[in-house]
Predicted 3D model of a 175-nucleotide RNA (Lysine riboswitch aptamer) from Pelosinus sp.
The coordinates come from a structure-prediction model, not an experiment, and the mean pLDDT is 79.
Formats: sequence, structure tokens, C1' cells
RNA sequence: GGAUGGAGUAGAGGUGCGGGAAACAAGAGUACUUUUAGUUAGAGUGGCAUCUAUGAGCUAAAAGAAAAGGGUUGACCGCCGAAGUGUAAUUUGCUGCCAGGCGGUUAUACUGGUCUUAUAUCAAACAGGUGUAAGACUGUCACCAAGCAUUAUUUGGUGGAGCGCUAUCUCAAAA
Repeated sequence: GGAUGGAGUAGAGGUGCGGGAAACAAGAGUACUUUUAGUUAGAGUGGCAUCUAUGAGCUAAAAGAAAAGGGUUGACCGCCGAAGUGUAAUUUGCUGCCAGGCGGUUAUACUGGUCUUAUAUCAAACAGGUGUAAGACUGUCACCAAGCAUUAUUUGGUGGAGCGCUAUCUCAAAA
């Protein structure tokens, strides 16, 4: 001297991501319960359990009447692989039991972010979520081209990915 490599701190992307309490809409005058009348043997489940002539189930009328998951709103909280999804394993949590499902944990893979469209799926749903594909916008870095106040920025194009990028700091250190 300081290319380069390792560790740390603080930030940026913006219709940015996530969280749990509150309110509201919808679910729905639905499920379900009771009464009356009719009918007369099954109902239930993936399989059991369970219920049923002390009337199952179905139909009609009357009365009463929910909930869950998901959604919207703004104050609040945690943040910038924020977080999400797939696969596998595991689970002492939840569901009457098993299976299955939901949730939790671990490992691994993909995705910079937002929006729109198509399609599949979840869902009561035309709400919304998720997967896939295409497109648009946007942030960042690299390369190329043009411009330009004079030594650093503008515009356009192409491409990459967040174990990235910017700033700062520390350790080691080549020519």
C1' cells in the first nucleotide's frame, strides 16, 4: 500500500410482509331444536361406535335459532427471506375410536417485490387464499450504447438473483 476474503452494525424497495385482540358484512332465517299432521324402517360412517316401533328417515306447517373456516376496516405490535409454498420425517396438541385431516417442530428445494389475466384447487361464494403459465410495473447489481453540467449522474436496452444490494466498521492480506 490495500485488490481480495471473513465477522459485525445500520438501512433501502412500497398498493411492502406477517401477527393477535375489537368491530362489521356475509355464512343464514341455513344447520339444528320443539310441536302438529302424513308415511312406515332404517339413519349414520371411509370403517366402527352410536340412534331408532318409547317411531328412524322423509314431506308440509308453526315457533325458536346458531357456529367454524375465510373476508373488510382502522388504531397497535414484530419486521425487510420480511414471508410464502412444495417434499420428507416427527409429534406428548385438536377432532368419540382407527384411518385421514388441521396445527407444531426439524431438514431440504423454490420464490427480489407488487399487480393483471387464464387455468386448477380450497371455500357458501361472483369474496379471498394457494399452485402453474403469460404479461405489465417497480427496486437492486452487472454489461452495452447515447447524452451531459466536468469527475458524476440522466435515458434506453440486455441479463442475474435476497447466503443479494447500499453505507459504515473490524480482522487478515496479494500485486